[in-house]
């Protein structure tokens, strides 16, 4: 230098052909327990790396860029 892959909740990862984004575990609160812990329900959760574009409609196509793994040299 040149090629591929990745990047979405606090943390692991899903997310189909483009149709408006989810588990799992955390966190809270409640059941149950003499109490804890396990277990049960109910909540809490997003600038989907970041800019621009295309699109009636972008996590997902195009495009610049940036972090992170790997390869070739």
């Nucleotide at each position: 230098g040149c090629c591929c892959g990745u990047c979405u909740a606090g943390c692991u990862c899903a997310g189909u052909c483009g149709g408006u984004a989810g588990a799992g575990u955390g966190c809270a609160a409640g059941g149950u327990u003499c109490u804890u812990a396990a277990c049960c329900u109910u909540g809490u959760g997003g600038u989907c790396g970041u800019g621009g574009g295309u699109u009636u409609g972008a996590g997902u196509c195009c495009u610049a860029u940036g972090g992170u793994g790997g390869g070739c040299g």